[in-house]
Model confidence (mean pLDDT): 83 of 100. The RNA shown here (small-subunit ribosomal RNA) has 1528 nucleotides and comes from a metagenome.
RNA sequence: GAGUUUGAUCCUGGCUCAGAACUAACGCUGACGGCGUGCCUCAUACAUGCAAGUCGAACGAGAAACUCCGUUUCGGCGGAGGAGUAAAGUGGCGAACGGGUGAGUAAUACAUAGGUAACUUACCUUUAAGUUGGGGAUAACCCUGCUAAAGCGGGGCUAAUUCCAAAUAGUGUUACAGAUUACAAGGAUUUGUAACGAAAAGUGACCUCUGCUUGCAAGUUACUGCUUAAAGAUAGGCUUGUGUCCCAUUAGUUAGUUGGUAGGGUAACGGCCUACCAAGACCACGAUGGGUAGCCGACCUGAGAGGGUGAUCGGCCACAUUGGGACUGAGAUACGGCCCAGACUCCUACGGGAGGCAGCAGUAGGGAAUUUUGUGCAAUGGGCGAAAGCCUGACACAGCAACGCCGUGUGAGUGAUGAAGCUCUUCGGAGUGUAAAACUCUGUCAAGAGGGAAGAAUAUUAAAUGGGUUAAUAUCCCAUUUGAAUGACGUUACCUUUAGAGGAAGCCCCGGCUAACUCCGUGCCAGCAGCCGCGGUAAUACGGGGGGGGCAAGCGUUGUUCGGAAUUACUGGGCGUAAAGGGGGUGUAGGCGGACCAAUAUGUCAGUGGUGAAAUCUUGCGGCUUAACCGCAAAACUGCCAUUGAAACUAUUGGUCUUGAGUAUGUAAGAGGAAAAUGGAAUUCCAGGUGUAGCGGUGGAAUGCGUAGAUAUCUGGAAGAACACCAAUUGCGAAGGCAGUUUUCUGGUGCAAUACUGACGCUGAUACCCGAAAGCUAGGGGAGCAAACAGGAUUAGAUACCCUGGUAGUCCUAGCUAUAAACGAUGGAUACUAGGUGUCGGAAGUAUCAACCCUUUCGGUGCCGAAGUUAACGCAUUAAGUAUCCCGCCUGGGGAGUACGACCGCAAGGUUGAAACUCAAAGGAAUUGACGGGGGCCCGCACAAGCGGUGGAGCAUGUGGUUCAAUUCGACGCAACGCGAAGAACCUUACCUGGGCUUGACAUGGGGGUGACUGGUGCAGAGAUGUACCUUUUUACUUUCGGGUAAACACCCUACACAGGUGCUGCAUGGCUGUCGUCAGCUCGUGUCGUGAGAUGUUGGGUUAAGUCCCGCAACGAGCGCAACCCUCGUCCUUAGUUGCCAUCGGGUAAUGCCGGGAACUCUAAGGAGACUGCCGAUAUAAGUCGGAGGAAGGUGGGGAUGACGUCAAGUCCUCAUGGCCCUUACGUCCAGGGCUACACACGUGCUACAAUGGCUAGUACAACGGGUUGCGAUACUGCGAAGUUGAGCCAAUCCCUAAAAGCUAGCCUCAGUUCGGAUUGUAGUCUGCAACUCGACUACAUGAAGUUGGAAUCGCUAGUAAUCACGGAUCAGCAUGCCGUGGUGAAUACGUUCCCGGGCCUUGUACACACCGCCCGUCAAGUCAACCGAAUUGAGUGUACUCGAAGUCGUUGUUUUAAUUCCCGUUUCGGCGGGAGGGAACGCGCCUAAGGUGCACUUGGUGAGAGGGACUAAGUCGUAACAAGGU
Repeated sequence: GAGUUUGAUCCUGGCUCAGAACUAACGCUGACGGCGUGCCUCAUACAUGCAAGUCGAACGAGAAACUCCGUUUCGGCGGAGGAGUAAAGUGGCGAACGGGUGAGUAAUACAUAGGUAACUUACCUUUAAGUUGGGGAUAACCCUGCUAAAGCGGGGCUAAUUCCAAAUAGUGUUACAGAUUACAAGGAUUUGUAACGAAAAGUGACCUCUGCUUGCAAGUUACUGCUUAAAGAUAGGCUUGUGUCCCAUUAGUUAGUUGGUAGGGUAACGGCCUACCAAGACCACGAUGGGUAGCCGACCUGAGAGGGUGAUCGGCCACAUUGGGACUGAGAUACGGCCCAGACUCCUACGGGAGGCAGCAGUAGGGAAUUUUGUGCAAUGGGCGAAAGCCUGACACAGCAACGCCGUGUGAGUGAUGAAGCUCUUCGGAGUGUAAAACUCUGUCAAGAGGGAAGAAUAUUAAAUGGGUUAAUAUCCCAUUUGAAUGACGUUACCUUUAGAGGAAGCCCCGGCUAACUCCGUGCCAGCAGCCGCGGUAAUACGGGGGGGGCAAGCGUUGUUCGGAAUUACUGGGCGUAAAGGGGGUGUAGGCGGACCAAUAUGUCAGUGGUGAAAUCUUGCGGCUUAACCGCAAAACUGCCAUUGAAACUAUUGGUCUUGAGUAUGUAAGAGGAAAAUGGAAUUCCAGGUGUAGCGGUGGAAUGCGUAGAUAUCUGGAAGAACACCAAUUGCGAAGGCAGUUUUCUGGUGCAAUACUGACGCUGAUACCCGAAAGCUAGGGGAGCAAACAGGAUUAGAUACCCUGGUAGUCCUAGCUAUAAACGAUGGAUACUAGGUGUCGGAAGUAUCAACCCUUUCGGUGCCGAAGUUAACGCAUUAAGUAUCCCGCCUGGGGAGUACGACCGCAAGGUUGAAACUCAAAGGAAUUGACGGGGGCCCGCACAAGCGGUGGAGCAUGUGGUUCAAUUCGACGCAACGCGAAGAACCUUACCUGGGCUUGACAUGGGGGUGACUGGUGCAGAGAUGUACCUUUUUACUUUCGGGUAAACACCCUACACAGGUGCUGCAUGGCUGUCGUCAGCUCGUGUCGUGAGAUGUUGGGUUAAGUCCCGCAACGAGCGCAACCCUCGUCCUUAGUUGCCAUCGGGUAAUGCCGGGAACUCUAAGGAGACUGCCGAUAUAAGUCGGAGGAAGGUGGGGAUGACGUCAAGUCCUCAUGGCCCUUACGUCCAGGGCUACACACGUGCUACAAUGGCUAGUACAACGGGUUGCGAUACUGCGAAGUUGAGCCAAUCCCUAAAAGCUAGCCUCAGUUCGGAUUGUAGUCUGCAACUCGACUACAUGAAGUUGGAAUCGCUAGUAAUCACGGAUCAGCAUGCCGUGGUGAAUACGUUCCCGGGCCUUGUACACACCGCCCGUCAAGUCAACCGAAUUGAGUGUACUCGAAGUCGUUGUUUUAAUUCCCGUUUCGGCGGGAGGGAACGCGCCUAAGGUGCACUUGGUGAGAGGGACUAAGUCGUAACAAGGU
């Protein structure tokens, strides 16, 4: 920086990703080189080899093989060489280094800076002095014993630089007595006295001195060594300051513990150890305990601050099978040494022995995982040596591993409007793609051949020269020059050359984050996934193909760390509502702290010095062809210490001050607290009186009370509790809280003016105190109210809400409890920062007679509001603003305020307070909608007021259901159901049964054939169809007139593309339609406001049918809707008069505009006029409203057409079109018959009725819209009739359909299942049609069901409307109670908007947004998972008591021993011998003590019957607690 909570927004907040890194591992792949790195796990066990020796110039002794010579009895023997060699031994030095590992260790460690006046230091360097003269042993070796082995003894000999005593000795050591000093613990320098303490030789050379005199050594000399002392260097020991992980659910720890004195011990200080004395020491600045861990330079990350790590390299520490112990030594408590104990392994003759890879290789095991039993001492370094040299798994190299970093290559150029293949496609093409092929080149790497550096010379050695030592030209030493010799790597690096594009590319990804898109397969399957999430038939997200993107000898995945994460916030966060202010106070430690002066120098600042190892990092330069890598130099190492200075701030000390704080005086308000006393009203109860049938209670009731007298009312009495009015966002208190009145005691506060103290202050962990209600203990009290409980209701249930009762409790006293939404959800203190307006307490001024009023001010308590702030809401001198100080608290949701532990409590419970697991959210504020059993306003045949219906009957019709071979399909609340269907006997027809066809019933294209096809007839068949016969083309060219060719058309045959599908998906779609709704709404541009979603406009006040118009307004305008424009009806005018009309004139008829004629009227059909709130009045600002006039019509005149943005995944794939899928001798197509017409039933829509406002009969009057040649059909005749026969007229203002009916007149019927009603059924017919059986309509006669006005419920309609009456038309051969139209007659009612339904606007709440048909809670049932409890059982660790007690140090009585050497005594043949002292060793004893044993306690794991809760899991059960007033 991004993704992810939402419909969208801002914020809070978590989760996730992109980066870098790795001692890595895994998957796929793999050309070369350079430089690095390579058991993170079992400090598990180890076969085998090697990893520490060396010195003969310290010492004694000393082979063999083999060769040669001599000799021989041929078996041997002797000598020389091998050789003073090997091997072994004494002695010296080394082995304490180097190498490995990280178990332990939280401080006996490490880092850094100091101290050591409290110490040591082999080898090395320097200085000074010395190195005299003696003695005794012992290994090796020889002889010999035991033993399986390892090994151990006994006797004898011998050497030394082995061991021992003596001499000498200072500046050494010790003791004593002093002195000086820059010292003050035992320092340094120095004086005196006393005592004590050393030594080892080796090698080379020489003859100057001395001896013999050849040369040699006892001599000389050089070098090396040895001894003493001092100093240096190096390496250590000890010690101090500071720093160094987590847990307080570890709070107290400690008896050698803390200190002192004395002694011991050590190289050295010290309780390091011992005895005695004292009672201290450590700890909230975290002791003690538990867990984890080697520490650092550094490494990774990061802008930095930080965070993480402690591989390789370097420094320190610790360890070496586990535990303990010392020895040797300069140095060890010793990796490749010793002793003991334990475990393990091996050998064994069973008696006993041996061993320690965390050295280098290697093996087994463990594990995701980590290499060769390699070469060499050539270099560097180390040990020994005088040196040559020897040793060196340190090291240098090589091998293995893409484990990492770095570098190189896998070819380069040209090459098509672009091959093939593959993929996609709109079928045209596009992509792969200059990619390939092809042509021309190059030659890195690898391969072959040849050549060929550097790592190697300061060591050694030879020679020469110079210098030093010396008596010396010797030797030795030093310096220089010249030469010689030495390479594991190594077939090295590098160079040249040969041939040849030849041998050298993969991995991951392509929905967003995140660069990169398509096809097929699959169909919530298989699978993917880091987060969000993909997959349920068109998947850029799964799998494959093509294409693309990224990186590249690698690429991905997994794991870990840092980053992003300001998500622990020092840099750099927060706490009103998101997580988060402790319920309140007093106050301890601590933190912070007013003004002035002075001093000091703690912090602070500056300079200088030391240190901060090297490597690393950074910069510059340089070396490998480059880079990685390496070298040199600089810088840096942000730290610590020392020192010199500064003095503003902080601190400390001293002094002063008054403004913070406090005290005193005066005054004031108050439900502040405690105790006691007391008052009236009300309630209930008791007693009595009056009085009678109810009372009470509710939405309505009932339980309850009451004739044994209630309720009501009056009088009297008792009891307990609470204090009406005053009373107020009024007062007081720290909070909880406090209210009748009076008294006593008492706390705090405000104001005013002065005086005093002189910073005495603020905050406050632990601590202590207070702390509503409920609850608990004990004792009282108990009127009312009232958990529990009982009853009555309500309800599906009602363990509730409502009602009647009612016990704890509520009250008092004493004591516990310690929690609340203990809230202003806002810790305390101080200072500063506009105001306005109330109110309470005080003071001053002004004013007044006084009280008010007014002004100012101090202290409280409210409201509004500026700046500022805030995510927003909001806060705003009573801050959530600006700052300082102190305390408390937060770090995703759930699990959980739970578990365990601890503390408190009588109990209930409280305080403190996790984890596993699980989710990708949980949350705050605001926005737009939707919704509410929220509110306001308004409209509609919505209700109301009326009229007529439906629901009951019969029938018609549609639907469901059922049935069936099939009863084709669709439509399902309003908005499906007389709907698609404006008309199913066949057809239609999609369904069923049966019979046929397969390029097909229909379209286009290729080839061939025929000249037909059609039509007619016959036969078979249910028909489709089959078959036979008859009939039968056109045009053009050409012609030998026979014909031929070509084209068109038609048919047939054939092959393939294809046709065809009322098959699926209306949830893939277009188009069309329904609905909200003819409701008044829906939006946009610019501007403004808001962080933003959005708002404003469109809200408000009026008005309207209307977002219609007006006014106002941060809005101004505009668009789609409304209205108007269009059609029609209503009035008039103009024009035009045929088929229409006939007033006037004439003619004629039985009669009729019948005729002449007329153009007036009606009418027809074109064009105009007319209506606009225009006029008047009232009212109003206006818009408008109301009334009136005129007018045919008056406030949109009536009706129609016209349907905004959108909603319902609404309807339709069966009108049509169409993507995808499916069928292809069938889901296509043809035909016959059947079905769609079925029928216990249910519903919708209708028709006809139930009758007298009627029915029947007879007579008689008045329409309009329409239709008509495959037609309407007059007239006449026939038939009771439906109709039939006939066929005038009409392609229509001409003729026909055409009779209008209700109405009117007259008569009959007289309230009944009828002269109502017409179903049903029988018989006989008519018409249409190929055909009326399933299954048409109509007629006549006969039959004459149900039905007497319809339950709950429900529908339509506001005027030419409802109701009622008939007429026409579409479809149609025929079939209408349906549908669409037409006219005739022609009402009633509307007070009004409370309610039902629907809708519009504003507002409010919301946990809803799939939007209340929403969301969502808990029990129960099922499965999975983790953790807690748990009888018991089994490990590990720690502590403690007792016991046993190895090795070993130290101590020690005794026994034994004692060469040389020291002392004493005795003896002596002077050689010695004996005894003692002293010394040593072993055994014994003592102290300490490892492992072991026993007991107890604690901590922490494993297993665990069972038990309770938690989390999660598309569609289980019961209810409906929450979200709206969520229905209490």